[in-house]
RNA sequence: GCGCGCCGUUGGGGGUGCCCUCGCCGGAAGGCGCUGGCUGAGAAAAACCCUUGGAACCUGAUCCGGGCCAUACCGGCGUAGGGAAACGCAAUCAUGUCCUC
Numbered sequence: 001g002c003g004c005g006c007c008g009u010u011g012g013g014g015g016u017g018c019c020c021u022c023g024c025c026g027g028a029a030g031g032c033g034c035u036g037g038c039u040g041a042g043a044a045a046a047a048c049c050c051u052u053g054g055a056a057c058c059u060g061a062u063c064c065g066g067g068c069c070a071u072a073c074c075g076g077c078g079u080a081g082g083g084a085a086a087c088g089c090a091a092u093c094a095u096g097u098c099c100u101c
Base pairs, nucleotide, nucleotide: 001093007088008087009086010085011051012050013049014048016045017038018037019036022033023032024031025030057082058081059080063076064075065074066073
């Protein structure tokens, strides 16, 4: 040097939405709570995801098309604009240098 990647360590970044029943509050609109349902890695977990080779996530966006009880639920937008970094990695193998015989 290779081993090196969907790796590890430390640090950092990120999201947490939608719906029904029931109960409570409210004149109403609506709000809160429990159980459950939907998508998802994750819908508050010391978890999960992402960390510049960066679609984790944010903006555009009260966007466009489709679908759903409903919701970024799916697709587009997206070669757009932003977005959080440093270090380490055995055996084996290869090469070089030095020492000894």